[in-house]
RNA sequence: CACGAUGUCUUCUAGGGUUCCGCGGCGCUGGGCGCCGGGCUGGUCCAAGAGAAGACGCACGGCUUCCAUGCCGUGUCCACGGAGGGACAAAAGCCCGGGAGAG
Numbered sequence: 001c002a003c004g005a006u007g008u009c010u011u012c013u014a015g016g017g018u019u020c021c022g023c024g025g026c027g028c029u030g031g032g033c034g035c036c037g038g039g040c041u042g043g044u045c046c047a048a049g050a051g052a053a054g055a056c057g058c059a060c061g062g063c064u065u066c067c068a069u070g071c072c073g074u075g076u077c078c079a080c081g082g083a084g085g086g087a088c089a090a091a092a093g094c095c096c097g098g099g100a101g102a103g
Stems, first nucleotide, its partner, number of pairs: 007056006015046002020043002022040001023037006057076007078098001080101001084096003
C1' cells in the first nucleotide's frame, strides 16, 4: 500500500439491564394502592462483524437450443481488539465499530 455481496433479514443463544408483570420489604387498606429493592431466580424487553440455525441475495457451474425466465448443484472463508462516547426505562458482546490500535 492492497481486495471483497468480509451482503440483508428472521428466529434464537451467550450476555444485558429494570420500563411493564411477577417476586421481596415497608406503609395504608375492602378487592387493592403507594414507596423502596435487579448486591430479585424469572416472564415482557435489548442483544452479538469476530455465537447458532434458517430464508433471501450474491459468485461459479450444469440443464431448459440462444436470450429471458425457471430449476439443480457447489461456495459464501477468515477474524486479536481497547479506552471513550451514544440510544431507549436502563444496561450490554447493542450502535460508533471488521473503527483506533495490535498482528

A computed fold for a 103-nucleotide RNA, annotated as Guanidine-I riboswitch aptamer. It matches the Rfam family "Guanidine-I riboswitch aptamer". A reference for the family is Nelson et al. (2017), "Metabolism of Free Guanidine in Bacteria Is Regulated by a Widespread Riboswitch Class", Mol Cell. The coordinates come from a structure-prediction model, not an experiment, and the mean pLDDT is 83.